[in-house]
Predicted 3D model of a 263-nucleotide part of an RNA (large-subunit ribosomal RNA, domain VI) from a Planctomycetia bacterium.
Context: one part of a larger RNA
RNA sequence: AGGAUACUUGAGAGGGCGUUUCCCUAGUACGAGAGGACUGGGAGGCACGUGCAUAGGGUGUACCUGUUGUCCCGCCAGGGGCAUUGCAGGGUAGCCACGCACGGAAAGGUUAAACGCUGAAAGCAUCUAAGCGUGAAACCCUCCUCAAGAUGAGGUAUCCAUGUCCCUUCGGGGACGAGAGGACCCUGGAAGACUACCAGGUUGAUAGGCCGGGUGUGUAAGGAUCGAAAGGUCUUUAGCUUACCGGUACUAAUGUCCAAUUA
Numbered sequence: 001a002g003g004a005u006a007c008u009u010g011a012g013a014g015g016g017c018g019u020u021u022c023c024c025u026a027g028u029a030c031g032a033g034a035g036g037a038c039u040g041g042g043a044g045g046c047a048c049g050u051g052c053a054u055a056g057g058g059u060g061u062a063c064c065u066g067u068u069g070u071c072c073c074g075c076c077a078g079g080g081g082c083a084u085u086g087c088a089g090g091g092u093a094g095c096c097a098c099g100c101a102c103g104g105a106a107a108g109g110u111u112a113a114a115c116g117c118u119g120a121a122a123g124c125a126u127c128u129a130a131g132c133g134u135g136a137a138a139c140c141c142u143c144c145u146c147a148a149g150a151u152g153a154g155g156u157a158u159c160c161a162u163g164u165c166c167c168u169u170c171g172g173g174g175a176c177g178a179g180a181g182g183a184c185c186c187u188g189g190a191a192g193a194c195u196a197c198c199a200g201g202u203u204g205a206u207a208g209g210c211c212g213g214g215u216g217u218g219u220a221a222g223g224a225u226c227g228a229a230a231g232g233u234c235u236u237u238a239g240c241u242u243a244c245c246g247g248u249a250c251u252a253a254u255g256u257c258c259a260a261u262u263a
Stems, first nucleotide, its partner, number of pairs: 002160007012146004018046007030035001048103005057096003063090005068083006108140003114134004163176005178261001181258004185201005206252003209248005216240002222235005
């Protein structure tokens, strides 16, 4: 020392510990002057570290637009392929630094050099021999992270079981059932190399689709009209819209197994 779920304690381990300028105290103490503090308080900078994407920025080969050459869709128109994503202009989510936020502190303990108190050996003197104190970015803590394989395996709360039948040498053994919980499998993820972790599996919004919104791009096609044409204008802040937000069972989450049962 039964089996579980959740929350924890912290033995121990790791990380971190930076530095500088300016202002006030104060042109004061000190000093003939030149110069110029201790102390205490305050405000910034740099480097480093951790986290984040609200704003501005970068990326954004799954979004939008423009455009060159060529081939194709019979031709026009409208599109598609290739050319570094063909080139160019923008850009959602995510991820980022160039951006934003925060950190080193304070306090305590033990000390180093050093400074002392009391004080003998040595009637004096002496910080030291007995004894007591002050004293550093150092050391132990404090701060952050991990942490019971800490086999010394800890703690708290809650949940579950001790049923039926058969055999028995009466010690027990076997079969079946129930069973907290867990797992395989599947749908996925701001989680991830794999594993793990997390959210779900029809008593369901887990993913896809669809719908609505947002965001981005920048006014589609077709038609009408003006112009000889290139092209312009109107319909039209249109059309399209990835990873975003919400809704909706339409599609896919089928199915299966293990399990303590001790005293």
Its mean pLDDT, the model's own confidence on a scale to 100, is 86.